[in-house]
């Protein structure tokens, strides 16, 4: 220097145009003589950042950051 993936809740990851979920963990009840476990509930997101396109963009498109590959 080119060329591919990958960025979403604290963590692990779905969702590939039409109000963003799902497990774990986190609060709060129930169960227990307690404690896990199990059960109900409930909080929790400028979808990496800018800027396009669209009546609507996590999603399509550019550009830039960050991280893993492969090439010279």
């Nucleotide at each position: 220097g080119g060329g591919c993936u990958c960025a979403u809740a604290g963590c692990u990851c779905a969702g590939g145009g039409g109000u963003a979920g799902a497990g774990c963990a986190g609060c709060c009840g129930g169960c227990u003589c307690a404690u896990a476990a199990c059960c109900g509930g409930u909080a929790g997101g400028u979808c990496g950042c800018a800027g396009g396109u669209u009546c609507a963009a996590a999603u399509c498109c550019u550009g830039c950051u960050g991280a893993g590959c492969c090439c010279a």
A computed fold for a 72-nucleotide RNA from a Patescibacteria group bacterium, annotated as transfer RNA. The prediction has a mean pLDDT of 85. Taxonomically the source falls in Bacteria candidate phyla (Bacteria). Its Rfam family is "tRNA". It is annotated as a transfer RNA. Its family is annotated with triplet codon-amino acid adaptor activity in the Gene Ontology.